c-di-GMP-I riboswitch aptamer from Saccharospirillum sp., 95 nucleotides, folded computationally.
RNA sequence: AGGGUUUCAGGCCAAACCUGCUGUGAAGCGGGGGCGGAAAGCCAAGGAUCUUGUGUAUUUUGUAGUUGCAUUAACAAGAUAGCCCGGCUGCAGCC
Numbered sequence: 001a002g003g004g005u006u007u008c009a010g011g012c013c014a015a016a017c018c019u020g021c022u023g024u025g026a027a028g029c030g031g032g033g034g035c036g037g038a039a040a041g042c043c044a045a046g047g048a049u050c051u052u053g054u055g056u057a058u059u060u061u062g063u064a065g066u067u068g069c070a071u072u073a074a075c076a077a078g079a080u081a082g083c084c085c086g087g088c089u090g091c092a093g094c095c
Base pairs, nucleotide, nucleotide: 003095004094005093006092012037013036017032018031019030020029021028022027035082041088042087043086046084047083048080049079050078051077052076053075054074058073061070062069063068
C1' cells in the first nucleotide's frame, strides 16, 4: 500500500418520541433521547415510497344522473441515502 474479516478495547453515527425553528406539505436543521447500524459517511444516476400542483387535455374505477364529485394512471416540481440498487471516500483490532 492492497485485500479479507471482526467489533474485543477505545471510539463514531443516531430510530421512535419530546422540544424550538423553517416549509403549503412530504420533510429538513438545532437540543434532548437511544431503536439500531461495520459505512446508518457523501452523491437523487436507476427503481420504489411519500408530498404538492395540473389545463377548454387524456386514462381507470366508483358515485350522482346534470353540469359534476371522488379516485387510478399520465405529466411537472419536490422529499426520503436509517427503502433497494449503483458510484465515491474512510477508519480501530486481527489475518
Source information:
It was read from a public genome assembly, where an Rfam model found it. Taxonomically the source falls in Saccharospirillum (Bacteria, Pseudomonadati, Pseudomonadota, Oceanospirillales).